The RNA shown here (transfer RNA) has 73 nucleotides and comes from a Candidatus Bathyarchaeota archaeon. Lineage of the source: Archaea > Thermoproteati > Candidatus Bathyarchaeota. RNAcentral records the identical sequence in 2 taxa. The sequence is in RNAcentral, with records from ENA. The coordinates come from a structure-prediction model, not an experiment, and the mean pLDDT is 82.

[in-house]
């Protein structure tokens, strides 16, 4: 340079042929337990890479741009 995939909480992740409170793990914060801690339980906060189109609506659909991965030259 051209082609493909991929971006989702502090890490890892899954998804949705456009609309209900966006699955879980760890991890964290509070509670119960404990003489106290580990554990183990219950319970809580945190997320859709950026900007623009489309649409009543967008995390999803387009189109552009950033990053990262792998192919080709």
């Nucleotide at each position: 340079g051209c082609c493909g995939c991929g971006a989702u909480a502090g890490c890892c992740a899954a998804g949705u042929u456009g609309g209900u409170c966006a699955c879980g793990g760890c991890g964290c914060g509070u509670c119960u337990c404990u003489g106290a801690a580990a554990a183990a339980g219950a319970u809580g906060a945190g997320a859709u890479c950026u900007c623009g189109g489309u649409u009543c609506g967008a995390u999803u659909c387009c189109g552009a741009g950033u990053c990262g991965c792998g192919g080709c030259a």